[in-house]
RNA sequence: AUGGAUCUUCGGGGCAGGUGCAACUCCUGACCGGCGGUGAAAGCCCGCGACUCCUUAUUGAUGACGUCAGUAAGGACUGAUCUGGUGAGAUUCCAGAGCCGACGGUUAAAGUCCGGAUGGGAGAAGAUCACA
Numbered sequence: 001a002u003g004g005a006u007c008u009u010c011g012g013g014g015c016a017g018g019u020g021c022a023a024c025u026c027c028u029g030a031c032c033g034g035c036g037g038u039g040a041a042a043g044c045c046c047g048c049g050a051c052u053c054c055u056u057a058u059u060g061a062u063g064a065c066g067u068c069a070g071u072a073a074g075g076a077c078u079g080a081u082c083u084g085g086u087g088a089g090a091u092u093c094c095a096g097a098g099c100c101g102a103c104g105g106u107u108a109a110a111g112u113c114c115g116g117a118u119g120g121g122a123g124a125a126g127a128u129c130a131c132a
Base pairs, nucleotide, nucleotide: 002132003131004129005128006127007126008125009124010123015029016028017027018026030112031111032101033100034048035047036046037045043099044098052076053075054074055073056072057071058070059069060068061067062066081097082096083095084094085093103115104114105113
């Protein structure tokens, strides 16, 4: 130094105007972009996480088949880009034109408001051990 074990901390951004009884939801314009990878810097290349659903195991509640809740493992689902330029190399840079965005809620339809969430989390940084 690399791997391993234990622990700590960190770990998602974004609105103005118009109409209207009512909209950060409609219309017009604007704004935002988790984590790892990559011949070179990525929302839209590859993969991961998050949401939702299912199965199995297990714990709790209930007298109980069952049902509900928690935990663990596994699985399903999982959006969107092209053209030109430079270059050894870029769907990543530069120029231009596009596109995408879980679920529940709401005086009116939501990527931007509120909520589950003071949650979870890919992972990042650090400390300790002195195990290989």